Predicted 3D model of a 524-nucleotide part of an RNA (small-subunit ribosomal RNA, central domain) from uncultured Rhizophydiales. Its Rfam family is "Eukaryotic small subunit ribosomal RNA". The family is grouped with related families in Rfam's "SSU clan". Rfam links the family to the GO terms ribosome and structural constituent of ribosome. The organism belongs to Rhizophydiales, within Eukaryota. RNAcentral holds the full RNA, with entries from ENA and SILVA.

[in-house]
Context: one part of a larger RNA
């Protein structure tokens, strides 16, 4: 590993990118004729045997031998089909010849059979030397792989667990054992060619037959020895011409780019808009106004609350607003403009594997919180009062500091929830709905044509949803949480009774809170 889980029982890294791992579409010899061998099964004969009783016939056989047409094995050969290839040697089946012997035949060395020597033709049977060879995985067989173990064979240790003994014979002796399987990674030889990997020929520096030069080496043989040159033989290396079906799989309901008309509260930056709330100013009227279960702290004739008219601040962005969009998540709704940027959908575009999921690494991350500006209307942790209370250090009110808004830089967590990882494949039925394309003698607004806009159907692609389970599930429920004991699609992460504990220690990152890694004892 086969074979565990992971919504809710313990558990999917908040989210996406990404190296190294791992994993990766399909396609190239299929098939069919011909021959041989071994086996097997059926038919039809012979031959011997056997049985009934002879004109013959048979439920007879591990018997033998011939045939047909099949089935399984192998092998050979031919079909666009190299099995490495060359130079010795050695020459075996075999085939033609020629000689001879031997048995049959014949008129007849004339036919056939059979041996034997010889001459030619004939290669894989193995020997040795040289040029070359895509490399693996993964099967099969074999050698090799210490013994004890193990399993298993023989064998009356009295039996057994052992043990490797023992048995006949009873006076010499004589004689059989001390087996065999397993033995898995690696490494050896060996057959085989499914699956999987890997390489070739695209600026042809390609094969393959000529052939023509440059140039190196020099073994024979030219009577000897030397020299030179040439033939000759082997290496390179540079042309030439010729041969050939000359050489580029497909275009994945994989992926990636181009393009067209879209569609969206996706970003950014600028810009413009609303009313509330505060707080200031004027101008009114007037005793009460907050504010609670009731009350008070609190403001008020110095005019509170409250009504108009203005003015500035800062922060929000109502209804519209949805089981609707957009965005990896975090998240994202006043108008305008500008910048780049995504997703779907269309397409008889384009490139051809490019891909999927990822340790390491990185981006981006609600709020709270931290530095340093700014800016502080509203709310509001601390704080302070006032109630409540047996207390009340809370809930209920009044105030109100840090913060709540920005800009720079930090921080790395959240019930960051769909408590449900990404990618492909398949199971089942509906209407609705958003976003693209197509279509329809369909409505509509015409000045008429057309875009639009609505309506209906069809189709990809989202966010949900309803009903149902020959599925699953402990249920709760769940088209996925099904295709799972009928248990293997790819691949990352991660969890092992409850506490002690996400604590100690170390490490590491952060100014710092504090993050990431991350246990033990003891306990039950």
């Nucleotide at each position: 590993u086969u074979g565990c889980a992971g919504u809710u029982a313990a558990a999917a890294a908040g989210c996406u990118c990404g190296u190294a791992g791992u994993u990766g579409a399909a396609c190239c010899u299929c098939g069919g004729g011909c021959c041989c061998g071994g086996u097997u099964c059926a038919g039809a004969g012979g031959u011997c045997u056997c049985c009934c009783a002879c004109u013959g016939g048979g439920u007879u056989g591990c018997a033998c031998u011939u045939u047909u047409a099949g089935g399984c094995c192998g092998g050979g050969u031919c079909u666009u089909u190299c099995c490495u290839u060359c130079u010795g040697g050695c020459g075996a089946a075999c085939u033609a010849u020629c000689g001879u012997g031997c048995c049959a035949u014949u008129c007849a060395u004339u036919u056939g059979g059979u041996g034997c020597g010889g001459u030619a033709g004939g290669g894989a049977a193995c020997c040795a030397g040289g040029a070359c060879u895509u490399u693996u995985a993964c099967u099969u067989u074999g050698a090799a792989a210490a013994a004890a173990u193990u399993a298993g064979a023989g064998u009356g240790u009295u039996u057994a667990a052992a043990g490797c003994a023992g048995g006949c014979a009873a006076u010499c002796g004589c004689u059989u054992g001390a087996a065999u399987a397993c033995a898995u990674u690696a490494g050896c030889a060996u057959g085989g060619a499914a699956u999987a990997a890997u390489a070739a020929a695209a600026u042809a520096g390609g094969a393959c037959u000529u052939u023509g030069g440059u140039u190196u080496u020099a073994u024979u043989u030219u009577g000897u020895u030397g020299g030179u040159u040439u033939c000759u033989a082997a290496g390179a290396c540079c042309g030439a011409a010729g041969u050939a079906a000359u050489g580029a799989u497909u275009a994945a309901u994989a992926g990636g780019g181009a393009c067209a008309g879209u569609u969206g509260g996706g970003g950014g930056c600028a810009u413009u808009a609303g009313u509330a709330u505060u707080u200031a100013g004027c101008c009114g009227u007037c005793a009460g106004a907050g504010g609670u279960g009731a009350a008070a702290u609190u403001c008020u004739u110095g005019g509170a609350u409250u009504g108009g008219c203005u003015a500035a601040a800062g922060a929000c962005u109502a209804a519209c607003u949805u089981c609707u969009g957009c965005g990896a998540a975090a998240g994202c709704a006043u108008u305008u403009g500008c910048c780049a940027a995504g997703g779907a959908u269309g397409u008889u575009u384009u490139c051809a594997u490019u891909a999927a999921u990822c340790a390491a690494g990185a981006a981006c991350g609600a709020a709270a919180g931290u530095u340093a500006g700014g800016g502080g209307a509203u709310c509001g942790a601390a704080g302070a009062c006032g109630a409540u209370c047996a207390g009340a250090u809370a809930c209920c009110g009044u105030c109100g500091u840090a913060g709540u808004c920005u800009u720079a830089a930090c921080c790395a967590u959240a019930a960051a929830c769909u408590a449900u990882g990404c990618c492909g494949a398949c199971u089942a039925g509906g209407g609705a709905u958003c976003g693209g394309a197509c279509a329809a003698u369909g409505u509509u607004c015409a000045a008429u044509u057309a875009u639009g806009a609505c309506u209906u159907g069809u189709u990809c692609g989202g966010c949900a949803c309803c009903u149902u389970a020959u599925g699953a599930g402990a249920a709760a429920u769940c088209a996925a949480a099904g295709u799972u004991u009928u248990u293997a699609g790819g691949u990352u992460c991660c969890g092992g009774g409850g506490g002690g504990a996400g604590u100690a220690u170390g490490g590491u990152c952060g100014c710092a809170a504090g993050g990431c890694u991350g246990a033990a004892a003891c306990u039950u």